[in-house]
Context: one part of a larger RNA
RNA sequence: AACGCUGGCGGCGUGCCUAACACAUGCAAGUCGAACGAUGAGAGGAAGCUUGCUUCCUUGAUUAGUGGCGCACGGGUGAGUAUACCAUAGAUAAUGUACCUCUUAGUUCGGGAUAGCCACUGGAAACGGUGAUUAAUACCGGAUACUCCUUCUUAUUAUAAGAUAAGUCGGGAAAGUUUUUUCGCUAAGAGAUCAGUCUAUGUCCCAUCAGUUUGUUGGUGAGGUAAUGGCUCACCAAGACUAUGACGGGUAUCUGGUUUGAGAGGAUGAUCAGACACACUGGAACUGAGACACGGUCCAGACUCCUACGGGAGGCAGCAGUGAGGAAUAUUGCACAAUGGAGGAAACUCUGAUGCAGCAACGCCGCGUGGAGGAUGACGCAUUUCGGUGUGUAAACUCCUUUUAAGAGGGAAGAUAAUGACGGUACCUCUUGAAUAAGCACCGGCUAACUCCGUGCCAGCAGCCGCGGUAAUACGGAGGGUGCAAGCGUUACUC
Repeated sequence: AACGCUGGCGGCGUGCCUAACACAUGCAAGUCGAACGAUGAGAGGAAGCUUGCUUCCUUGAUUAGUGGCGCACGGGUGAGUAUACCAUAGAUAAUGUACCUCUUAGUUCGGGAUAGCCACUGGAAACGGUGAUUAAUACCGGAUACUCCUUCUUAUUAUAAGAUAAGUCGGGAAAGUUUUUUCGCUAAGAGAUCAGUCUAUGUCCCAUCAGUUUGUUGGUGAGGUAAUGGCUCACCAAGACUAUGACGGGUAUCUGGUUUGAGAGGAUGAUCAGACACACUGGAACUGAGACACGGUCCAGACUCCUACGGGAGGCAGCAGUGAGGAAUAUUGCACAAUGGAGGAAACUCUGAUGCAGCAACGCCGCGUGGAGGAUGACGCAUUUCGGUGUGUAAACUCCUUUUAAGAGGGAAGAUAAUGACGGUACCUCUUGAAUAAGCACCGGCUAACUCCGUGCCAGCAGCCGCGGUAAUACGGAGGGUGCAAGCGUUACUC
């Protein structure tokens, strides 16, 4: 963990191990008007008069679109993977890094489009088409630019690849906005952070898997990459791995840890943390600092749905929830108050991350179900040698207490000037009244705990030994007892 019986409360945790099965519905990634053109609700002021309208000025809610940043984080799952996946220790003179920090220098002159809007128009829809027109921190060209990139030369250095320094041919930037302080943009250098790649060691079972391999092993050259490399290609050589287990098959994410044990070890990898892999199945690239991208794109496939049959739409291994499977696992909850994240100058917006609440004795821990006195040892029940004995101070009864409970009142911290979902919660005070609260398994030996009745190798029990065929402490019931206790037993797994 599940099942059976039972069940009062609280705190802290945990909760699909099976079908990586299929999913209705809602939500889970947006934000910026201080980048841009439009839109112009409303408010204020002025003028005109038809006195409730029009015009003008100022301000400006709102946002579909262009643009920027984010969407590569956070969240889920463990299918694949026995290998450079992970762990530990290193290398990178073989590399990249948006945002952030620091330093230096700059931010110049121009241009043509396009979405939106308008007009027409196709389609059932999804979604489009044509024409005209418009803006930008969108796009393009020119100028300038020391170190930057690139060609070549020289010197130094750890042999070389390479690195460093000096020179040289060619090439390369920018964007504006704001009430004003700002905030931005470009180039170069440094840092920080995050990543890529490489190396050594470790990492399950089967030899009833013994040979495996042709981009295979190495070289030269080229391509490709941020970067090394058969990573890819052309040519050349014939190598490379293997009994220290290659190759093949099976199983399996790995670790910190968890559990057990005196330890050595064994088993395990839920929650939490780090890494990896995956996102209906297979493949591919685009954009971007970063993806070959869970809620992006394209192609193919299976499945589901819509259709006017021409064509379209979808992907819960996000949070809830549904069906199915299963012995078995929860609410279609509240809030952004806190912590953190994205965007924004900010106000703020978004955030099923998160914080909380709900359900479940699923686990651990704590508390309670009353305390003291009370013998004619009452009644009842069981037993009996019929005298009694046991239940048993147990009950009744008397005197107390109020944890808990119920009712009433007050009422936090968590937040900092404001802002509290939790929550009128925790907690405190008062009142009431023993009042609301005990079960489960076992009693032949192992193993703590015994008698009576029923049954009669039947019915049944059983972990092992074994019980039961007419006096059963072993079956069933009763009385009594023993052990645990809001749990107790059984089953399963492991040490």